This is a predicted structure of a 1400-nucleotide RNA (small-subunit ribosomal RNA) from an uncultured bacterium. Rfam family: Bacterial small subunit ribosomal RNA. Model confidence (mean pLDDT): 82 of 100. The RNAcentral record of the sequence draws on ENA and SILVA.
[in-house]
RNA sequence: UUAGAGUUUGAUCCUGGCUCAGGAUGAACGCUAGCGGCAGGCCUAACACAUGCAAGUCGAGGGGCAGCGCGUGAAGUAGCAAUACUUCUGGCGGCGACCGGCGCACGGGUGCGUAACACGUAUGCAACCUACCCAUAACCGAGGGAUAGUCCGGGGAAACCUGGUGUAAUACCUCAUAAUACUUAGAGAGGCAUCUCGAAGAGUUAAAAAUUUCGAUGGUUAUAGAUGGGCAUGCGUUGUAUUAGGUAGUUGGUAGGGUAACGGCCUACCAAGCCUACGAUACAUAGGGGAACUGAGAGGUUAAUCCCCCACACUGGUACUGAGACACGGACCAGACUCCUACGGGAGGCAGCAGUGAGGAAUAUUGGUCAAUGGACGGAAGUCUGAACCAGCCAUGCCGCGUGCAGGAUGACGGCUCUAUGAGUUGUAAACUGCUUUUAUGCGAGGGUAAACUCGGGUACGUGUACCCGACUGAAAGUAUCGCAAGAAUAAGGAUCGGCUAACUCCGUGCCAGCAGCCGCGGUAAUACGGAGGAUCCGAGCGUUAUCCGGAUUUAUUGGGUUUAAAGGGUGCGUAGGCUGUUUGGUAAGUUAGAGGUGAAAUUCAAUCGCUCAACGAUUGACGUGCCUCUGAUACUGCCGAACUGGCGAGAGAGUGCUGUGGGCGGAAUGUGUAGUGUAGCGGUGAAAUGCUUAGAGAUUACACAGAACACCGAUUGCGAAAGCAGCUCACAAACCCUUAUCGGACGCUGAGGCACGAAAGCGUGGGGAGCGAACAGGAUUAGAUACCCUGGUAGUCCACGCUGUAAACGAUGAUUACUCGUUGUCGGCGAUAUAAAGUUCGGUGACUAAGCGAAAGCGAUAAGUAAUCCACCUGGGGAGUACGUUGGCAACAAUGAAACUCAAAGGAAUUGACGGGGGCCCGCACAAGCGGAGGAACAUGUGGUUUAAUUCGAUGAUACGCGAGGAACCUUACCCGGGCUUGAAAGUUAGUGACCGCUCCUGAAAGGGAGCUUCCCUACGGGGCACGAAACUAGGUGCUGCAUGGUUGUCGUCAGCUCGUGCCGUGAGGUGUCGGGUCAAGUCCCAUAACGAGCGCAACCCCUGCUGUCAGUUACCAGCGCGUAAAGGCGGGUACUCUGGCAGGACUGCCGGUGUAAGCCGAGAGGAAGGUGGGGAUGACGUCAAGUCAGCACGGCCCUUACGUCCGGGGCGACACACGUGUUACAAUGGUAGGUACAGAGGGCAGCUACCCAGCGAUGGGAUGCAAAUCUCGAAAGCCUAUCUCAGUUCGGAUUGGAGGCUGAAACUCGCCUCUAUGAAGUUGGAUUCGCUAGUAAUCGCGCAUCAGCCAUGGCGCGGUGAAUACGUUCCCGGGCCUUGCACUCACCGCCCGUCAAG
Repeated sequence: UUAGAGUUUGAUCCUGGCUCAGGAUGAACGCUAGCGGCAGGCCUAACACAUGCAAGUCGAGGGGCAGCGCGUGAAGUAGCAAUACUUCUGGCGGCGACCGGCGCACGGGUGCGUAACACGUAUGCAACCUACCCAUAACCGAGGGAUAGUCCGGGGAAACCUGGUGUAAUACCUCAUAAUACUUAGAGAGGCAUCUCGAAGAGUUAAAAAUUUCGAUGGUUAUAGAUGGGCAUGCGUUGUAUUAGGUAGUUGGUAGGGUAACGGCCUACCAAGCCUACGAUACAUAGGGGAACUGAGAGGUUAAUCCCCCACACUGGUACUGAGACACGGACCAGACUCCUACGGGAGGCAGCAGUGAGGAAUAUUGGUCAAUGGACGGAAGUCUGAACCAGCCAUGCCGCGUGCAGGAUGACGGCUCUAUGAGUUGUAAACUGCUUUUAUGCGAGGGUAAACUCGGGUACGUGUACCCGACUGAAAGUAUCGCAAGAAUAAGGAUCGGCUAACUCCGUGCCAGCAGCCGCGGUAAUACGGAGGAUCCGAGCGUUAUCCGGAUUUAUUGGGUUUAAAGGGUGCGUAGGCUGUUUGGUAAGUUAGAGGUGAAAUUCAAUCGCUCAACGAUUGACGUGCCUCUGAUACUGCCGAACUGGCGAGAGAGUGCUGUGGGCGGAAUGUGUAGUGUAGCGGUGAAAUGCUUAGAGAUUACACAGAACACCGAUUGCGAAAGCAGCUCACAAACCCUUAUCGGACGCUGAGGCACGAAAGCGUGGGGAGCGAACAGGAUUAGAUACCCUGGUAGUCCACGCUGUAAACGAUGAUUACUCGUUGUCGGCGAUAUAAAGUUCGGUGACUAAGCGAAAGCGAUAAGUAAUCCACCUGGGGAGUACGUUGGCAACAAUGAAACUCAAAGGAAUUGACGGGGGCCCGCACAAGCGGAGGAACAUGUGGUUUAAUUCGAUGAUACGCGAGGAACCUUACCCGGGCUUGAAAGUUAGUGACCGCUCCUGAAAGGGAGCUUCCCUACGGGGCACGAAACUAGGUGCUGCAUGGUUGUCGUCAGCUCGUGCCGUGAGGUGUCGGGUCAAGUCCCAUAACGAGCGCAACCCCUGCUGUCAGUUACCAGCGCGUAAAGGCGGGUACUCUGGCAGGACUGCCGGUGUAAGCCGAGAGGAAGGUGGGGAUGACGUCAAGUCAGCACGGCCCUUACGUCCGGGGCGACACACGUGUUACAAUGGUAGGUACAGAGGGCAGCUACCCAGCGAUGGGAUGCAAAUCUCGAAAGCCUAUCUCAGUUCGGAUUGGAGGCUGAAACUCGCCUCUAUGAAGUUGGAUUCGCUAGUAAUCGCGCAUCAGCCAUGGCGCGGUGAAUACGUUCCCGGGCCUUGCACUCACCGCCCGUCAAG
């Protein structure tokens, strides 16, 4: 000392990218802002610069005296004088300009250039310099000629230039002297290759006067030191190979020149070298380092501030001076630019400090002081110093402080929210009370930065040095700091609140406006937009943007991968390189240990200390992982030497093969030619046609020719490096394997570049051409068919020689070596015994599997296991294997190989489902087999459409459409028109009044309005009931949202499924169970079984019906008894029977036979009323369709409130060119009509059903009786019997219409039903297509009921009567269930998705 998260999916694991949370910044922008400390502040235009300042100093070097001060003397003026002023006078203090010395090469700025010995680090110089400084030694003698200034002139606008006279020096020159200097010489000595030291000798070269307190300062020479520099070398130091070759002073030598010094640094001559794949050259980019940021580290990024080095100073070049420069505020030349000008000519260089313009998102004052530190000069005083120290501006950063503290609940007002008489929250927050006073304000005090130098004094000795004392000196600044005063007084914001990510509600908006870092929010209930309330996080700041590191093990040295996710080169040979068996000796390069030197300071870290703390600063230590040197060690690697046999190779022997190259040979088939036989088709397809054929095809026979390919054998076989290789045979060539252990003795492995081989197609030249067959033509198919199918057919396919160099060139798996359980096949060798043939034998080729590995699928001695070596390749998807460049190629193309832009994924494996014109099994009136319908007609009814003032609304594939509606003339009613009402049509509460009701009249279409008559009840006397009208609180809404909902319903589907607990398997989604074999109507049961059990479904339990028993008998029944009638359970009576309705029984594959392990199945089985679920009903699993319904009801939200509420009249919901659904009636003789006649069940009935009688043709009417019902009443039809009609638009059919009536009802015009009479449409069995039904079913016949005044009912729900046909079977259609398979689907095939076109 190492943290993760979001995002690919329906879900999962993995791969993989994108994004976020952290830290940082010379930052900028937005909002906000009280104070202080410490730091920082042009990243852009090395763009251009106005103005001021940034380098001077020395009079103790000199001549001097322009300006200032003092003085001497003289003259003049004013004045009586003192005095003042002027002029002259360098005498003094001083000093402009000048000569001279030193400095100006430091300090300060910037980062253009530079990829380099520029920088860093470590060395070397026996190849060098160094002013000022220190030390030592020696010397300082004599002379000379100029020149500036000044003065007198000249030229010029100016800058400046120039002539002349005279003059000084520490300026310059000469002479003397002289060395350890230089040259020569070289005895001798040493070293490191060039070399170095070096005795004696010979030659050459210097100065400064001056000041002086006589000490010295200063000067010259030499040596040595210190400091600073110069040069050389090792190592390190960006990207691009789509930059592969570069270089003529180039590389080296000799000689010379030059330099402080080495050197091609320069020159002449000679040689032809030198650099480069360990990346030369070129291009691009860039000052380097200490360090800074980040990171666990390794790393990555950066090069602001501070320090070191370098480079530069408008651009380019050059030298001069000097110790030092090729010189930021020096010179010269050239250039660009700016300025001045009298147009002739001149001047300038802020990348010094301020400042200006410009550029830009963006970066400060034309400040103070030399007080301190440092620098230059000077003996010093001192002068100069935009170095420096300070101040100013800026929240730019870091750090610190404050904006108050305590108490205070009726939890105030206000705000916000809610389940809303109230509660919650803001919130102890405020008010209020007490306290404190940092900061700010005012007043006052105020340390230290200061000690030196110098001056004065003193001490020691030698009047000069050392020390001591005193004095002098502060820009910042009256600042820091301290004290006093009064007073909560002077001081809070920013961002965020869907997840990541701490923090939630309301309103507005309605895929708009907008948000967004990623995922993503917004289409009427948005915690995601905007506002508000509240909350969260930071806080004088907070956010955003930009950039860097991190997270990212996402370039992986630490620390990744390549079967399928991106990724193994097509294959081999082989160069460089990398790696390399066993034993041993030496060496010590790598390696390793110890020591020494260095690794500047600052920074970082640790400790301690100083500012009140901290930031900041100081001291000490550590660190600085590096480089160099020395001394050890020798395991490993390297190098040198010696040896070995296991790797490798050679030899000998025995084998193997579709191995290669070249030649020869063969038969079958096909096609063609010729001849024969022979006649009408052949061929082809799903079906056809094009095509061939009477000029004789096809078929068949014979002969001949041609080219290509080699049936059977043949295989999970064999061989080869791969591509690839198949008739037989010969020759040549190569390889592999086994045995042996004869030889060599590591000779090996891999392999960047390179070379070679390399399917098919394609290209070139020349052959060949039977079959096949791109292109092409024709015929089909089709909506089209530039395809699939068919008939033809050219390149090509074949051969030879060249080229191309690519493939899903695949085992999608590089080569080599070693190691690691087993089972089983096969090919080639070997092989004990004894011939079959064992084998822990060798080499190949397959299958299964342990461990292990893997995301999984899978791999598993032929590894994808465990290790080692080498090579190749990958780093999100698309753009794109594209563009450009280059190389190769005849071309086609191949190789190498980007970017802009764009997306948040792309992808792998596996899982669940759904799906498949995939497979298997099974079921269902699903088909088939049947019966009857619909679709054609007329009508009824519903819907669409249209129309309308309105035709209210909803339902819309199956699963809407005789549905909501089980009753639209008014009402209903929701719609339209018109007339009214506004606390309202209804209900409740409170106060008031006493009636209300009823009746009459007027007005009005009515509602309503107005007038009149009449007028209370109960009481415990408190009041209550009822009604009215007024005010108020409540209302009301069939208005919207079924996509906010409850409830309920349809459908899949009465299909057999849907799940759970525990266990087990899997990293996980998930699986198992629930699969498999049987069986069933059934996930029904049995067997088997890593499952064992369980739940919701199935079944059963419930109801009806079918049989029997028992109990009970009235209104039912009537056998026996009696009465009675024309007859009749009509009556008495009776519970036998029927029946009614309670309770029981009965059916369970229980029995038999067969079969089967079992479950079960089979049988016209027995018995039985009923037999294998007896028939029917109720009952609908988890879920699907955002299915239907806010108009049944309820309910959230929104909307209306003199109306979207409510009352009334009228109209509409009933419209009608048309389209569809559901029905009714028919089209007739199995019928119609007429007459006669028989038999139900289930229901209904008092504002009702009505017997019976009368009237009417009838609907019905008038009477009348029974019945609140097993009592009375409503009531069958088909059927049966008889007659008639005789195949026709009819004696079928009844629509439509006329007339006349009946009934209900205020009211039948819009718009009812029924009756009678008359009328008598369409229709003669219905196209494509389609519906129902498997038995008391279909079909057919009537009856009842609900709703209801009546009824548009032919509908719906029930009831009974009569009563069939057919099912071989599961190929097909539809739907469903189970198993399995594929998948790029999961909104799930009505999916996904590709291309073109159009618009943008």